[in-house]
Molecule: transfer RNA
Organism: Eubacteriaceae bacterium
């Protein structure tokens, strides 16, 4: 320098054919317990990397950029 992948909650990750933003862990509250752990119930938590485009509608499609992983040289 060129090719490909990845970027979604604090962490690890799903998200189908464009229309509901989710799961596990963690965190908070309550119950059970003498207490801890644990279990159960409830809850908080999101600039879907940034910008632009297409569309009635974009995490999802297109373009550019950034970060990161990888392959070729």
């Nucleotide at each position: 320098g060129g090719g490909g992948g990845u970027a979604u909650a604090g962490c690890g990750c799903a998200g189908c054919u464009g229309g509901g933003a989710g799961c596990g862990c963690g965190c908070c509250u309550g119950a059970c317990u003498g207490g801890c752990a644990g279990u159960c119930a409830g809850g908080a938590g999101g600039u879907c990397u940034g910008g632009g485009g297409u569309u009635c509608a974009a995490g999802u499609c297109c373009c550019c950029a950034u970060a990161u992983c990888u392959c070729c040289a």